[in-house]
Molecule: transfer RNA
Organism: Opitutales bacterium
RNA sequence: GGGGAGUUAGCUCAGUCGGUUAGAGCAUCAGCUUGACAUGCUGGGGGUCAUCGGUUCGAGUCCGGUACUUCCCA
Repeated sequence: GGGGAGUUAGCUCAGUCGGUUAGAGCAUCAGCUUGACAUGCUGGGGGUCAUCGGUUCGAGUCCGGUACUUCCCA
C1' cells in the first nucleotide's frame, strides 16, 4: 500500500426484512433477608448505537468519508 471483519450501557455481547420502547448477563445503587457478612429475592439508575455526512416519511440496521481494533496479502 491492497483486501476482509468489527466498533451498541462500566465489562462481555444480542438486536430478524429499515417501522412506533434499544435489550440480556455480569457489575453498580436501594430495599428485603442476617447479630454481621456472603448467598438469595425484589426494584432502580446508567446509551450522542465510534465519528462526520448521505438516502428515506422513518436508520443501531442501507450508502460514502474519517478514526480505532483485529486478520489476510504484498